Large-subunit ribosomal RNA, domain II from a Flavobacteriales bacterium, 679 nucleotides, folded computationally. The full RNA is in RNAcentral, with records from ENA.
[in-house]
Context: one part of a larger RNA
RNA sequence: UCCUACGAGUUGCUCCUCACUAGCAAGGUUAAGAGUUUAAGACUCGGAGCCGAAGCGAAAGCGAGUCUGAAUAGGGCGUAUAGUUAGUGGGGGCAGACGCGAAACCUAGUGAUCUACCCAUGGCCAGGUUGAAGCUUUGGUAACACAAAGUGGAGGACCGAACCCGUAGACGUUGAAAAGUCUUGGGAUGAGCUGUGGGUAGGGGUGAAAGGCUAAUCAAACUAGGAAAUAGCUCGUACUCCCCGAAAUGCAUUUAGGUGCAGCCUUGAGAGUAGUGUUAUAGAGGUAGAGCUACUGGUUGGAUGCGGGGGUGUCAAAACCUACCAAAUCCUGUCAAACUCCGAAUGCUAUAACAUGUUCCUCAGGAGUGAGGGCUGGGGUGCUAAGGUCCCAGUCCGAGAGGGAAACAACCCAGACCAUCUGCUAAGGUCCCAAAAUGUAUACUAAGUUGAACAAACGAGGUCGAACUGCUUUGACAGCUAGGAUGUUGGCUUGGAAGCAGCCAUUCAUUUAAAGAGUGCGUAACAGCUCACUAGUCGAGCGGUUUGGCAUGGACAAUAAUCGGGCAUAAGUAUACUACCGAAGCAAUGGACUCGUUAAGAGUGGUAGGGGAGCAUUGUAGUUGCGCCGAAGGUGAUCUGUAAGGAUUGCUGGAGCGGCUACAAAAGAAAAUGUAGGA
Repeated sequence: UCCUACGAGUUGCUCCUCACUAGCAAGGUUAAGAGUUUAAGACUCGGAGCCGAAGCGAAAGCGAGUCUGAAUAGGGCGUAUAGUUAGUGGGGGCAGACGCGAAACCUAGUGAUCUACCCAUGGCCAGGUUGAAGCUUUGGUAACACAAAGUGGAGGACCGAACCCGUAGACGUUGAAAAGUCUUGGGAUGAGCUGUGGGUAGGGGUGAAAGGCUAAUCAAACUAGGAAAUAGCUCGUACUCCCCGAAAUGCAUUUAGGUGCAGCCUUGAGAGUAGUGUUAUAGAGGUAGAGCUACUGGUUGGAUGCGGGGGUGUCAAAACCUACCAAAUCCUGUCAAACUCCGAAUGCUAUAACAUGUUCCUCAGGAGUGAGGGCUGGGGUGCUAAGGUCCCAGUCCGAGAGGGAAACAACCCAGACCAUCUGCUAAGGUCCCAAAAUGUAUACUAAGUUGAACAAACGAGGUCGAACUGCUUUGACAGCUAGGAUGUUGGCUUGGAAGCAGCCAUUCAUUUAAAGAGUGCGUAACAGCUCACUAGUCGAGCGGUUUGGCAUGGACAAUAAUCGGGCAUAAGUAUACUACCGAAGCAAUGGACUCGUUAAGAGUGGUAGGGGAGCAUUGUAGUUGCGCCGAAGGUGAUCUGUAAGGAUUGCUGGAGCGGCUACAAAAGAAAAUGUAGGA
């Protein structure tokens, strides 16, 4: 992992409630028990009791009323009669209560043959090394002390086997082994190791203390029982078809992943036109916008300038002054969720008409939901960050298949009853992959830009347009040749200042085709180069401003890719047009079911969930059949029903088994890290 079998809403109660069915009905009904009879059972008694027919009050009590009250008032609760018994079903209560699942708690016992510590009694430690005290001798001392040599053999001494341990590494990791092997290592006369017998027991022991050990089990052992502990938690919960079809919100909660009530779904009954949409009319309102000498508050520049600061004034005061600050006022510009002189659209409320046609409301039975999510629009928060977070409106996903977007819950198109080798379209497409245009017309792009999403400021004789404007065959623009002078080195300043550091100037005048008291380099200052300006040469367009399209740099915006091939007057971009393709959309033909009908007609996506109708299995009762001329079961084939399923038949098998009606359930498996067995 597979196969086979087993495996989860059951049962009990003189409980409660609702629906349906049946009996009787102002009544309904028996319980225990007794009798008759029987295969089970049924029938007859039994009225104790229970429910109902009357309520109100705490009660006495009164009673279609009663309580409160001083009340005959007012108010509360009642008064219009339908119930009851049984069966079946839905839901609830009490019970293990759909099934499996804790960690734990308690009670009574069993364990120290493992291990911890202790007691008693035994055992074991190759070999080598070091050489304490003491003692002896000698030296030495007044005597000690002290010194040397020898002797001696101490030590939680040293090295190192047995023995005990387990430091480091590798291997092993479905192992040779539920803790080992190899190499390496620590202790090895001691707080040593070890045999045997004995002791301490579960909130207890023992512990050179690690929460260690207490029989492969320890932050409280094991065994049995309480016990089906409890589990707002996880997982699982078994045949079919038909109708409807949610929620992820509000309030509350020792509440936040639970629950209650409401909301939203479903079924039945009732009432009844109450709902929804459009249009018209009438209302309330302070949002968007706008505005602010209309308030409050903020704010740019200017004018005026109360007051203040500073200065002058003989201390003071007055007075005067000011490149300072500045109230208020005026002009100008400008802002606001908690500003408003103003002020929409929508939405909301009411009324009417029209349309729609049960959508609305009430009561009763049954739920589920109470983790939501993306997108569009309006906001808060955040960084106008987030696949962020919190609200509002809508939408879809959730619970929605189909076509498009390469793939892609919620983006675009569009809501799947079934069948069809029919047609038309939507979004989106029409070179090939790949259904349909290598379509038509006019432009653009040269970057494979682009054709999927993705970038700015700024830059650039890319290129195609538009508007306005200047020069130009009396020769433009660009290039080339030549000139570009004189008073003068203008004056001042300065060390110098000569066109070119700086300042001043009606920056003038002369010669000229033209030439600034000088456009830019340059010099210490001159010099030098150059420009403006002019002539010649050349021979046709040349500039300026604004603006549009497509391209371009900026650009590697932290994996890559138009899906790919490939595409260049396109298969790219822009505009216009025609045709075609394209879905479970629409239409066509046939069929099924639901609702509703005289008919017509309308409808049939669906999770949680509600409702309805069936199939199959086992048994029982009644009835009717089949079977050794072959039952059930197994395994193939054919036929058949909308489905669960059913029928016939071949082979196998070898003795029981069906149909119909009704009843009763140990009544349907793919899942529970399900249980058992097998492969």